[in-house]
RNA sequence: GGGUCCAUAGCUCAGCCUGGCAGAGCAGGAGGCUCUUAACCUCUGUGUCGGGGGUUCGAAUCCCUCUGGACCCA
Numbered sequence: 001g002g003g004u005c006c007a008u009a010g011c012u013c014a015g016c017c018u019g020g021c022a023g024a025g026c027a028g029g030a031g032g033c034u035c036u037u038a039a040c041c042u043c044u045g046u047g048u049c050g051g052g053g054g055u056u057c058g059a060a061u062c063c064c065u066c067u068g069g070a071c072c073c074a
Stems, first nucleotide, its partner, number of pairs: 001073007010026004020057001028044005050066005
C1' cells in the first nucleotide's frame, strides 16, 4: 500500500442479508417469603446501535466517509 471481518444495555451477544415499537442471558435495582442470610418468586432498561454525512415516509439495518480493534496479502 491492497483486502476481509468486528464495534448494539454494566458484561457476553442476537437482530443487519430481506429497512417498519431496539431485544435475550447474566449482572444490578425494588418488593415478597424468611428471626436473618442464601435460595426461591414477582416486578424493573431515558441504550448518542463507534462518530459524521447521504438515500428514504421511515435506517441498528442500504450507500459514502472517518475512528478504534483483529486478521490476510504485499
The RNA shown here (transfer RNA) has 74 nucleotides and comes from a Candidatus Falkowiibacteriota bacterium. It matches the Rfam family "tRNA". From the family's description: Transfer RNA (tRNA) molecules are approximately 80 nucleotides in length. The literature on the family includes a 1997 paper in Nucleic Acids Res by Lowe and Eddy, "tRNAscan-SE: a program for improved detection of transfer RNA genes in genomic sequence". The family's RNA type in Rfam is transfer RNA. Model confidence (mean pLDDT): 80 of 100. The sequence is in RNAcentral, with records from ENA.